[in-house]
RNA sequence: AGAGUUUGAUCCUGGCUCAGGAUGAACGCUAGCGGCAGGCCUAACACAUGCAAGUCGAGGGGCAGCACAGGUAGCAAUACUGGGUGGCGACCGGCGCACGGGUGAGUAACGCGUAUGCAACCUACCUUUAACAGGAGGAUAGCCCCGAGAAAUCGGGAUUAAUACUCCAUAUCAUUUAUGAAUCGCAUGGUUUAUAAAUUAAAGUUCCGACGGUUAAAGAUGGGCAUGCGUGACAUUAGCUAGUUGGUGAGGUAACGGCUCACCAAGGCUACGAUGUCUAGGGGUUCUGAGAGGAUUAUCCCCCACACUGGUACUGAGACACGGACCAGACUCUUACGGGAGGCAGCAGUGAGGAAUAUUGGUCAAUGGUCGCAAGACUGAACCAGCCAUGCCGCGUGCAGGAUGAAGGUUCUAUGAAUUGUAAACUGCUUUUAUACACCAAGAAAAACAUCCACGUGUGGGAGCCCGACGGUAGUGUAUGAAUAAGCAUCGGCUAACUCCGUGCCAGCAGCCGCGGUAAUACGGAGGAUGCAAGCGUUAUCCGGAUUCAUUGGGUUUAAAGGGUGCGUAGGCGGGAAAAUAAGUCAGUGGUGAAAUACUGCAGCUCAACUGUAAAAUUGCCAUUGAAACUGAUUUUCUUGAGUGUAAAUAAGGUAGGCGGAAUGUGUUGUGUAGCGGUGAAAUGCAUAGAUAUAACACAGAACACCAAUUGCGAAGGCAGCUUACCGGGCUACAACUGACGCUGAGGCACGAAAGCGUGGGGGGAUCAAACAGGAUUAGAUACCCUGGUAGUCCACGCUGUAAACGAUGAUUACUCGUUGUUUGCGAUAUACCGCAAGUGACUGAGCGAAAGCAUUAAGUAAUCCACCUGGGGAGUACGUUCGCAAGAAUGAAACUCAAAGGAAUUGACGGGGGCCCGCACAAGCGGAGGAACAUGUGGUUUAAUUCGAUGAUACGCGAGGAACCUUACCUGGGCUUAAAUGUAGAGCGACAGAUUGUGAAAGCAGUCCUUCUUCGGACGAUCUACAAGGUGCUGCAUGGUUGUCGUCAGCUCGUGCCGUGAGGUGUCGGCUUAAGUGCCAUAACGAGCGCAACCCUUGUCGUUAGUUGCCAUCAAGUAAUGUUGGGGACUCUAGCGAGACUGCCACCGUAAGGUGUGAGGAAGGUGGGGAUGACGUCAAAUCAGCACGGCCCUUAUGUCCAGGGCUACACACGUGUUACAAUGGCAGGUACAGAGGGCAGCUACCCAGCGAUGGGAUGCGAAUCUCGAAAGCCUAUCUCAGUUCGGAUCGGAGUCUGCAACUCGACUCCGUGAAGUUGGAUUCGCUAGUAAUCGCGCAUCAGCCAUGGCGCGGUGAAUACGUUCCCGGGCCUUGUACACACCGCCCGUCAAGCCAUGGAAGCUGGGGGUGCCUGAAGUUCGUGACCGCAAGGAGCGACCUAGGGCAAAACUGGUAACUGGGGCUAAGUCGUAACAAGGUAACC
Repeated sequence: AGAGUUUGAUCCUGGCUCAGGAUGAACGCUAGCGGCAGGCCUAACACAUGCAAGUCGAGGGGCAGCACAGGUAGCAAUACUGGGUGGCGACCGGCGCACGGGUGAGUAACGCGUAUGCAACCUACCUUUAACAGGAGGAUAGCCCCGAGAAAUCGGGAUUAAUACUCCAUAUCAUUUAUGAAUCGCAUGGUUUAUAAAUUAAAGUUCCGACGGUUAAAGAUGGGCAUGCGUGACAUUAGCUAGUUGGUGAGGUAACGGCUCACCAAGGCUACGAUGUCUAGGGGUUCUGAGAGGAUUAUCCCCCACACUGGUACUGAGACACGGACCAGACUCUUACGGGAGGCAGCAGUGAGGAAUAUUGGUCAAUGGUCGCAAGACUGAACCAGCCAUGCCGCGUGCAGGAUGAAGGUUCUAUGAAUUGUAAACUGCUUUUAUACACCAAGAAAAACAUCCACGUGUGGGAGCCCGACGGUAGUGUAUGAAUAAGCAUCGGCUAACUCCGUGCCAGCAGCCGCGGUAAUACGGAGGAUGCAAGCGUUAUCCGGAUUCAUUGGGUUUAAAGGGUGCGUAGGCGGGAAAAUAAGUCAGUGGUGAAAUACUGCAGCUCAACUGUAAAAUUGCCAUUGAAACUGAUUUUCUUGAGUGUAAAUAAGGUAGGCGGAAUGUGUUGUGUAGCGGUGAAAUGCAUAGAUAUAACACAGAACACCAAUUGCGAAGGCAGCUUACCGGGCUACAACUGACGCUGAGGCACGAAAGCGUGGGGGGAUCAAACAGGAUUAGAUACCCUGGUAGUCCACGCUGUAAACGAUGAUUACUCGUUGUUUGCGAUAUACCGCAAGUGACUGAGCGAAAGCAUUAAGUAAUCCACCUGGGGAGUACGUUCGCAAGAAUGAAACUCAAAGGAAUUGACGGGGGCCCGCACAAGCGGAGGAACAUGUGGUUUAAUUCGAUGAUACGCGAGGAACCUUACCUGGGCUUAAAUGUAGAGCGACAGAUUGUGAAAGCAGUCCUUCUUCGGACGAUCUACAAGGUGCUGCAUGGUUGUCGUCAGCUCGUGCCGUGAGGUGUCGGCUUAAGUGCCAUAACGAGCGCAACCCUUGUCGUUAGUUGCCAUCAAGUAAUGUUGGGGACUCUAGCGAGACUGCCACCGUAAGGUGUGAGGAAGGUGGGGAUGACGUCAAAUCAGCACGGCCCUUAUGUCCAGGGCUACACACGUGUUACAAUGGCAGGUACAGAGGGCAGCUACCCAGCGAUGGGAUGCGAAUCUCGAAAGCCUAUCUCAGUUCGGAUCGGAGUCUGCAACUCGACUCCGUGAAGUUGGAUUCGCUAGUAAUCGCGCAUCAGCCAUGGCGCGGUGAAUACGUUCCCGGGCCUUGUACACACCGCCCGUCAAGCCAUGGAAGCUGGGGGUGCCUGAAGUUCGUGACCGCAAGGAGCGACCUAGGGCAAAACUGGUAACUGGGGCUAAGUCGUAACAAGGUAACC
C1' cells in the first nucleotide's frame, strides 16, 4: 500500500466482498510448564446456609455465663456461697453505623465534563488560638414482681444511676435590635470599630501520667447551591406553559430561589428546535485510524443514581439511610388462623435464564478503616490461595554427525525414477523442563512493652523483646536419563501451498467470484506442501481499508442528484478612503487541565509481560498584559456597484374593446344527373324524397395562410390578422441627482402548458375529437385503418398546481485565444465599410471532462448564497400529516430481496434502417419435379432380427464403386475358451498334415491307418501350461486424420509509425474502376503476409521435330473389296518442344486506372472455354463402423467358428430417378457418321445350331496392330387421334446363363397377358452456348446381378436476358440497438403453483404516560388540646398535601385476527407479444 466482482473487450460511476488490528468473548479440534492480569455482557430474576459493623468498664447501674481469691459445710472429693478480682451477656450512655463494598434499573438532566462564583452557605472527629466549667432538680432502662400472647413482642406496678434529661447563675465571644464612624466593592452590598439593651453554656472519670466537656474565632477536610460552554436520535413530534414568567409581602431552609403560600401583573420557552416519543448512567480512558475522526465506557480511578417496588419522615455534623424506622403493594416463609417474619445490585454459594463467566477457601502477617488512653476487638475492605489456555509474556518438547539416499507409503514418462528425506535407524553430546532427595528466603518496619541517653515533662534517638496467612512456597544444590511433552487450519483466484483415487448438478463446498452433469489442483479420502504454533480455526461485534456523508477530503448536461418560475422575510455574504475601538484574530504570562493510562529516559523481578521512578505531553478552559494588518461594531467621506432623471428608438410583452377576409359547416333558392365518399383493398355512411359537383344569398363558431427566419418579446408557463385605450419591460445615448441603498434567499407569497373539476341545467358549440356505435383487418383485434359521434376543445368566474415545466445545465459577480452570421440602438456625413453596447446562432483553440462533448450564452479559472444526491429493486409505494369538491398533489419510510443496476465509448452481430454492388437470386426463356406405373433411398410400422451410421440448407440412387452363401456388424440354434495369427518360457510328445470311419445341418466331436531329421548335443513340428490376445462394445461433447457448408465469396491479418486514458482505430476509409482488398488517384500512414490473379493440366490456331501399330496426296504393284504391299512425311493424326492475346494498335470518353466500338488485324479479344487449386474462420457440423488413438466397459463372452434366417417385410408418408401418356410420334425395311475406354479364369472376328437369351467350334490379340460396338439422323412404306400398331406394369408358361446353391432373393430370352396413365393442384427444381434439351457408347465394382444409380465419352443442337422494383444468398460503407449463446437474441404483464416479509381490516388482547372525579395509609406542618405532666411538653382529635386503590372518557404505542391488497423470490406451466431495429402504429413524460 491494495485486491476480487457488472462487459465479448474498455474507461467511468457505483455498491457488495476480502486481506489488518482488537475483544470481559463463545464454539470445534488439540494441550507440557511458569509469570502477570481477567472472569454473569443474559433475569435491577428469585434466593437455602454461613459470614460482611462494631467498639468503649478510663461514662453508668450492675452482674446472667466463664475464671480466680475469699467464706461456709465436709477428712477429702465435692456442694453451697461469694461483684472482692480478672473480666463481662443483656441494659442506660458516647462514638461509629452517611465510610468501605455492590449494581447501572432510572436519568437526555447543571446528571456528567470543563471553567468560574457564593458579598447566599454548612462542616462531627483533627490542628491552632482565646475564655470557661458554679449550683439545683425530677425521671427512666436495667434488675425485681404481676399480666397478655403460639410466637414476635407488649402492658402494668415498685425501685435506681450516669459524660442521659431539665432548671438557675456567669457571658470573653456569639446572635438580635438601636445609634454612629472609617474603609472597600461590578450591583444588591461587604468588612472593621465604638456605645446601649436583650438572649443562650458546660461533665465528669482518675492512685499518678492522662482522657474528656462548653463557648468563640481561624485553619484543614468534606459537602451544598448558582452560572457560562460542551454533552444522543426522530420534525411522519410545531407549538408548549397557570406556580406557569415576573413583582410585593410572609413562611421555610445551613443557604439563594415560586422552594411554599397570599395578592398583583401577563408573562416565559420555541425553527440557533421548545414540547413530545425512543434510546442511554457521564467522564478519565480503551480499540482502531497517517491524521481528522469513528466506535467504546468490562477490569482500575473520579462523579452520579439505586438498594424487593412506591411513598414518608425520624435520628444525626452529615441520610430522607444496601445489612435503620413507618406505611402501602407484590412475592416468599411461618402460625395455635388471631397474627408475625423477610429483602445477597456485600463475600462465597443455589436455582433459573443463557452460547457463556470461578471456591459455601485462608489470614488480619502487611496496607487501610471504626471504636478504645492503650492492650486490643471487629473488618468477605484488603492480602493470599483454589478453578478456567480467557488474554498478554516467557520457556520447553532436544543438539551435532549420519546416504545402502534403507524399508514402507505416495506419484510418474513405470526393466526405472522422483518424493517423504538427514527425516529414521545408528554414533556422540547436553539436561532447561521432569522425577527423587536436601537446604531455604525477601516481604518486618513501626506501634506496643520494659530499659538507656539527649533536651527538658513529652518528644527525639539507641540497643532489647514480640508478630508471616501465603509457605517449606519462590529460589539453590545433587542424582537419573532424550529421557515426561505437537497440534490446528489451509492448499481454484484474491492468498503462501499440488498430485492420485472415489463421486458424477448426486453427495457436498462457498467470505466474494463461483466449483460439482465420468479425466474436479474448488466435494470426500490419501500422499505431499504451506501458514501459525500450546495453540489453531470458526462465529459474533467494533474500527480500518471506505475520499462509500468527503472539515482535512466528493459530487449534481448524459451515471443518483438544479427546486417549474419569480418576488421577498429571517439568515449568510458584501465596493473605495480616513479616524477611533478592540468583540473575533495573533503573541507573551499566570491558573487549571486529579491520579492511573499512552509516549520517552532510567531502574526492579534471570528476560519479557508486569511494576517503580523521572520528564514531557494533555492540542482544552479561564484570567491578565500587549499588537492592530484583516473581519466586526461606531463616526466621517467617495462614486465605479445599485437606483433615479432627460432624450431617442424597439418588440407575436400583458389586459379590455372594435373591425376584417379566406376556409369549414349549416340553411334557402337555382343549374344538373347518378353516383358520391373512403381505402392497401373494401365496407359501414350519404344519394332518384335529387346527393357529390356548381352558382347566389344568409347564418354560426373557431382559427388567423402568405409575410415567417437557429427572427423578436417575456421570469418561467407562454405570445402571431388589423386597430384603439390602458399597463409593463429591457436596450442605447447623456452623466444631472441619491450615495453601497447590493447579491443570494430556508420558511412565506404570487404566477404557472395541457388535461381535469365546479356554477339553480353558467354561456357557446363551426371544426376536431377521449368514451361509445358501426365497417374492415386478424387465429383473436376491447387496437392501428375507415364512417359517424358525446364530453371536451371556445368564453366568464373560481379550483387544481402538475409535465421529458429540458439547455435534462440554479442565481449573481469578475477574469480568460480566435473566425463567421444575424436583431435593435448609437458614433463618423452615408443605405458601402468600420467601431461601441445589449441580445441571439454556428465553428474552433487553451483548459476541463469517464467519454460524448462544453468552450466569453462554459460543463474553463475563482468568489458568495440557495436547492439536491449517496447501490438496484421494494417505491415515489405504505402509514401519518397538510392542501384539494373530487381526481389527486406535497411530505415520505421499513421489512424483504439481488450482486449488481447504470453512464459513455469500442468491436461484432442483427434490423419488416439507408446507400452502392454482385450471383440462373428475380425477371425473360427452355426443359423438368409435384398427378400414373415401376426402380431406389428414407421415415414409420412390423419382426426373433428387419445390424449400424447420415436428418433444414450442408441426410434421404448418402457410407454402399454392386447384401442369394460369403460380405454381415443383426436374429435363432449348435459349438470353442490362449482361442484365427505371432513371440517367449516350461513340460511331455513325434506328431501335424494326409487318407479314412461314425455322428451331425455344418462347425465340431469321437475314432482308425500312416507318421520327421540327427553329428544324439539338438534342430523341426504340432499339442498342453503360463504370459502377452480379441471386441464393427460406449464416448466424434476427450482426440488425430479426412470431409461437407458459408464460398472460388473477396475477404482475413501483421510489423513499424501515428491517434485514443483505454477497448481499439488508422493502414483496409473516400472518389473512380474491376470478376476480384483488381488497379489508379487522394491520404498519418509506409510496407508486408495468407487469399485474388498468374504459374499447372486440358481444349481451340500455327510452326518445328519424330514417323509405328497411325496416315496415303504423288509414284508403283495387287484384290471381288479394303494403306493390302513397296514406298512416302505432303495431309490427318500421334506427342514432345515452341509461337500466339498484351486493351498491343486505332477512334472516342477519362487526370489515371480503365471503359466503349457490328473498329482493324487475328484461329482465338478483353479471365478465349473447361479443370485442378478452397484464405482467417463458422456450424462442440460429419465420421471411434475406413484407419489411428486417450479413457471406460466385456473376458466359458459384448471374443470366436458354423448352419439357417434377416438387412429384400408393407395399411402408409417423403426424397431422387426411369418409362410414358404419343403423329416433331410408333412400327417395318434400307442406309451414314463418333469419342473415350476395356480385354488372358479376358475380349473374341469368322463358321454352325437356336425365333432368342445363348450354345458348339475356331482364329487374332496382354493390344494406335486383334477385339467389344453406336443411337438419334437420312430414305422409303405403314398407322390416322383411339386408352390406339401409344404405354408397357402385372401375371401365366417355356427357357438361357452365372454360381456349391437362384424358394425366401439374380439377370436375361421367347410366347401369351396388356394395369395405371390423355401432360399433372398449391408449390417447386435445373440451365446463359457447344450450354439446356435430346441421342446413344464406355468404364469401375463384379462369378452373376436387382445399374433406371455413379463416373466419363462423343453425336444432334436451341430459346431468352428489358432490367435490378421485388424474393433468396453474399460483399462494402453508414445508421440504430436494452443483442454478445449475438434476432432461433432480448424481454413485458395478467393468470396458475410454492415460499417469504409486509399494508388494510370487523374484532380480541397488552403497555407506558397524561387528564378529570371519588377514596386516601404512614408522615411533615398547622390548628386544637376539657386527658397526662410541677414545668418543658405530650397523648388524642381535626385540616392541608401525598403514595396507593377505584371509576370515566380520550390520545399514543405494541401483539394477534376471519377476510383482503399489492410486493419479492422460485431451470424448463398458460395466454398473448408491450419495449429494445423505423421492434413492424417512433418511443417517452

Annotation
Model confidence (mean pLDDT): 82 of 100. A computed fold for a 1485-nucleotide RNA from an uncultured bacterium, annotated as small-subunit ribosomal RNA. The RNAcentral record of the sequence draws on ENA, Greengenes and SILVA.